Molecule: SAM riboswitch aptamer (S box leader)
Organism: Candidatus Saccharimonadota
RNA sequence: UAAAUAUCAAGAGAGCGACGAGGGAUUCUGGUCCUAUGACUCGCCAGCAACCGAAUGGAGACAUCACGGUGCUACGUCCAGCCUGAAGUAAUUCAGGAAGAUAUUUC
Repeated sequence: UAAAUAUCAAGAGAGCGACGAGGGAUUCUGGUCCUAUGACUCGCCAGCAACCGAAUGGAGACAUCACGGUGCUACGUCCAGCCUGAAGUAAUUCAGGAAGAUAUUUC
C1' cells in the first nucleotide's frame, strides 16, 4: 500500500511550554467555522473511551478494571458534492451505499 471485520449523531483541557500563519484526516470543489485573545504542529501533564494485550470473575458467552499498546479531547466523518432507492409538481427531504478516519488481523 491492499484486503477483511468492527465503530463513527455519545464522551473528554480549546491546560502549560515551544513555533509563528494558516487550519478543520482525503485530492479536490462549493460552503461554513476556527485562527496573532497564537490556530495548525511538536513536547509535557490531564482527561475521554474500551479496539488489542494484561489482571480479576465466569464452564462458556461475556462482565469488571483502566496496568500496557494505540486512538481521541470545537462545529454529526463541520456540511454538501459521487451512486441507488423512496416521498414530492418542483425546490428539496429521508434512507442505504460509496468514500474517509480509527482499531485488530492477514498478505